Predicted 3D model of a 71-nucleotide RNA (transfer RNA) from a marine eukaryotic metagenome. Its Rfam family is "tRNA". Rfam's curators write: Transfer RNA (tRNA) molecules are approximately 80 nucleotides in length. Gene Ontology term of the family: triplet codon-amino acid adaptor activity. The coordinates come from a structure-prediction model, not an experiment, and the mean pLDDT is 80.
[in-house]
RNA sequence: AUCCGUAGCUCAGUCUGGAUAGAGCGGCAGCCUUCUAAGCUGUAGGUCGAGGGUUCAAAUCCCUUCGGAUC
Numbered sequence: 001a002u003c004c005g006u007a008g009c010u011c012a013g014u015c016u017g018g019a020u021a022g023a024g025c026g027g028c029a030g031c032c033u034u035c036u037a038a039g040c041u042g043u044a045g046g047u048c049g050a051g052g053g054u055u056c057a058a059a060u061c062c063c064u065u066c067g068g069a070u071c
Base pairs, nucleotide, nucleotide: 001070002069003068004067005066008025009024010023011022018056027043028042029041030040031039049065050064051063052062053061
C1' cells in the first nucleotide's frame, strides 16, 4: 500500500444505502429404516470484528481502531 473479517464451518450480499440479513454444510426434533447411513419435513442459531459519524433509514457511505493475508 492492497485485500479480507457476516450463523459452529465455508461463503454470498457492499460497487448503486431501502424496509423482517441469506445459502450450503453442520446442530436439534420428527418421519422413514430391524439398526445405522442416505432421503424427507420442521426448527434454533447473527447486536454483519469494535467504536463513532452522516442519513428518515447503514452489513453497505465516511473517520478511528483491532486482528489476519500479500507486496